Predicted 3D model of a 150-nucleotide RNA (c-di-AMP riboswitch aptamer (ydaO/yuaA leader)) from Nonomuraea pusilla.
[in-house]
RNA sequence: CGCGGAGACACGCCCAAUCCCUCCCCCAGGGAGCCGGGGAACCACCGGUGGCACGCCUGCGUACCACCACUCGGGGUGAAUCCGAUACUCGGUAGGGCUGCUCCGGCCCGAACCCGUCAGCUAACCCGGUAGGCGUCGAUGAGAGGAGCU
Numbered sequence: 001c002g003c004g005g006a007g008a009c010a011c012g013c014c015c016a017a018u019c020c021c022u023c024c025c026c027c028a029g030g031g032a033g034c035c036g037g038g039g040a041a042c043c044a045c046c047g048g049u050g051g052c053a054c055g056c057c058u059g060c061g062u063a064c065c066a067c068c069a070c071u072c073g074g075g076g077u078g079a080a081u082c083c084g085a086u087a088c089u090c091g092g093u094a095g096g097g098c099u100g101c102u103c104c105g106g107c108c109c110g111a112a113c114c115c116g117u118c119a120g121c122u123a124a125c126c127c128g129g130u131a132g133g134c135g136u137c138g139a140u141g142a143g144a145g146g147a148g149c150u
Stems, first nucleotide, its partner, number of pairs: 010136005018032004033130006043120001047068005053062004073118001074115004082092004095109005101143003
């Protein structure tokens, strides 16, 4: 001098995942903020065909019967969905993140997990989460109180 690794403080990033109080022997929790799920009316959704009854808004609604068909589940958090294949690991992609904001440019992700036959929306109401992971000498240019989000 270069490369690699570890730790602490600080700063920064993804994410709802931060802050305060109590406790840390008995004694584990509590609150604020933020986030998620369940849950009325109205609305939406409702296999087909035929018959029949009622209602009134006259072509619709509801109930029942018969036959046929179907029964491969469905749902949630999250950006993480979908397609193709020359072959099973690749390529792309909806969508998402970083670069203070915007654009250009550049660099990335495009997973995983959960409920357990069950859940549309949804006021009141009810029930939960607040973890984890990563970076630290780099930086393209221009512009802006515009923009972006709800």
It was read from a public genome assembly, where an Rfam model found it.
Rfam family: c-di-AMP riboswitch aptamer (ydaO/yuaA leader). About the family: This family represents a conserved RNA structure found upstream of the ydaO and yuaA genes in Bacillus subtilis and related genes in other bacteria.
The prediction has a mean pLDDT of 75.
Taxonomically the source falls in Nonomuraea (Bacteria, Actinomycetota, Actinomycetes, Streptosporangiales).